[in-house]
RNA sequence: AUGUGCGUCUAGGGUUCCGGCCCGUGCAAGCGGGCGGCUGGUCCGAGAGAGGCAGUCCAACCAUGGGCGGUUUGCGCCCUCCAUGGGAUGGAUACACGGCGGGAUAAAAGCCCGGGAGA
Numbered sequence: 001a002u003g004u005g006c007g008u009c010u011a012g013g014g015u016u017c018c019g020g021c022c023c024g025u026g027c028a029a030g031c032g033g034g035c036g037g038c039u040g041g042u043c044c045g046a047g048a049g050a051g052g053c054a055g056u057c058c059a060a061c062c063a064u065g066g067g068c069g070g071u072u073u074g075c076g077c078c079c080u081c082c083a084u085g086g087g088a089u090g091g092a093u094a095c096a097c098g099g100c101g102g103g104a105u106a107a108a109a110g111c112c113c114g115g116g117a118g119a
Stems, first nucleotide, its partner, number of pairs: 004054003008050002012044002017041002019038001020035006055093005061086007069079002095115001097118001101113003
């Protein structure tokens, strides 16, 4: 210095909307209020959870260019080193205990501050 980005899902989260329950009103349809200590739907959602796509790095392969040497009358082929480019190749992307407090959203959280302060 880098340890990446974006989705999907889950742990988890509250209560804007839906639903549910309670109260009031009404002939009824409906309307108003309350409850998340209402299982739920919408919704939010993990650095240290799962998995996907991409990115990055390494190796090999292909192409092009170049360097030294060998071979050759010479050139070329071949061997060797370096650089650039390429993708329907392979591999890697490790490790990770963590407050208090604050912030956003309707509200809260393993979200954000934060791989923070600390250990």

This is a predicted structure of a 119-nucleotide RNA (Guanidine-I riboswitch aptamer) from a soil metagenome. The sequence is in RNAcentral, with records from MGnify.